[in-house]
Context: one part of a larger RNA
């Protein structure tokens, strides 16, 4: 290994690129390295099995024949399969070309309420807040009305069970720069392909360095309450952050708790986006139906499963590669090594005890 498993029992890498590896379409040739194959060497002796012989017999020993004997090596043959090579194919895979959806990523610029502070007017005693209150603000005119510069943040409604992204994620308007995607084509290259150990990049929030900013919310803190107490929940302030540049960190219930890619298996629906066909029309980038494709959902046969469920988006029925898991605590600890400015991350165990 032969012969287990990774949704929810232990177990899928947070995500993608990609390096060696492994694997890898159809047709035809040609090597013959695997592979089959004949033949010849090799493959110790003991042990084994047969006979005979030696010890008074046996055990046990000596001879002779056989038998085993993973294998390995020369030479000669095969040519489906793998390999190698050469010549060709278009289904995988790339490319052009149209015309298209889209909060997809940068970067400019513009906007819009609402918040807050300041000013100008009008205006008077209260506002605030709570389960009730009290801290708090307010006669130096508070809340409120109502004009109007600043400022930072944020982007209602449309919005959806919708859409784009590898993920993390993305959401007022334009305009520019850039990337992916799906449809459609009678064009192009011709296996250029899949996974990927190692690397490599992106990678929420929070937290770190330097600068800048500072409404609003608000760890921490300081107050009022609550309470036996209340280091909390509740009220009233508040700094770090919260928002920008430049750089770090590198984790998460980074969840679909489901790794990538392919090909096979009933159906119904109901929504994005592409194309084509019809029909209707107010001729509109319109509606309305239908057929292909594609994505997102939801219900379900067959079959899976332990169930709950999954069920063309599979957890079905098969290939290919990667990664992980082996009772429970000690522990993601210790120690060593690496990264890191710390803060911590990555690797990643023992005793002992159950």
């Nucleotide at each position: 290994u032969u012969g287990g498993g990774c949704c929810u029992a232990a177990a899928g890498c947070g995500u993608u690129c990609g390096u060696a590896g492994c694997u890898g379409g159809c047709c035809a040739g040609u090597c013959a390295a695997g592979u089959c194959u004949g033949u010849c060497g090799g493959g110790a002796a003991a042990u084994c099995c047969a006979g005979u012989g030696g010890c008074u017999u046996a055990a046990c020993c000596a001879c002779u024949g056989g038998a085993c004997g993973u294998c390995c090596g020369g030479c000669g043959g095969a040519a489906a399969c793998u390999g190698a090579u050469u010549g060709g194919c278009u289904u995988g895979g790339g490319a052009c070309c149209g015309g298209g959806a889209g909060a997809c990523u940068c970067g400019a610029g513009g906007a819009g309420u609402a918040c807050g502070u300041u000013c100008g007017g009008g205006g008077u005693a209260g506002g605030a807040g709570u389960g009730a209150a009290a801290u708090c603000c307010c006669a130096u005119a508070a809340u409120c009305c109502u004009g109007a510069a600043c400022g930072g943040a944020c982007u209602a409604c449309c919005g959806a069970u919708g859409g784009c992204g590898a993920a993390a994620g993305c959401a007022c308007c334009u305009c520019g720069a850039g990337a992916g995607c799906a449809c459609g084509g009678a064009u192009c290259c011709g296996a250029c392909a899949g996974u990927g150990a190692g690397g490599a990049a992106c990678g929420a929030a929070a937290g770190c360095u330097g600068g800048g900013g500072u409404c609003u919310c608000g760890a921490a803190c300081c107050g009022g309450a609550u309470u036996a107490g209340a280091u909390a929940c509740c009220c009233g302030g508040g700094u770090a952050g919260u928002c920008c540049c430049a750089g770090c960190c590198g984790u998460u219930a980074a969840c679909g708790a489901u790794g990538c890619u392919c090909g096979c298996u009933a159906g119904g629906u109901a929504u994005g986006g592409c194309a084509c066909a019809g029909g209707c029309u107010a001729c509109g980038a319109g509606c309305c139906u239908g057929u292909g494709u594609u994505a997102u959902g939801c219900c379900g046969c067959a079959g899976c499963g332990a169930a709950g469920g999954c069920g063309c988006u599979a957890a079905g029925c098969g290939a290919g590669c990667c990664g992980c898991c082996u009772g429970g605590g000690a522990a993601g600890u210790a120690c060593g090594u690496c990264c890191g400015c710390a803060a911590g991350g990555a690797u990643g165990a023992a005793a002992c005890u159950u």
Background: The prediction has a mean pLDDT of 89. The part of an RNA shown here (small-subunit ribosomal RNA, central domain) has 354 nucleotides and comes from Halorientalis salina. It matches the Rfam family "Archaeal small subunit ribosomal RNA". On this family, see Cannone et al., BMC Bioinformatics 2002: "The comparative RNA web (CRW) site: an online database of comparative sequence and structure information for ribosomal, intron, and other RNAs". The sequence was found in a public genome assembly. The source organism's lineage runs through Archaea, Methanobacteriota, Halobacteria, Haloarculaceae and Halorientalis.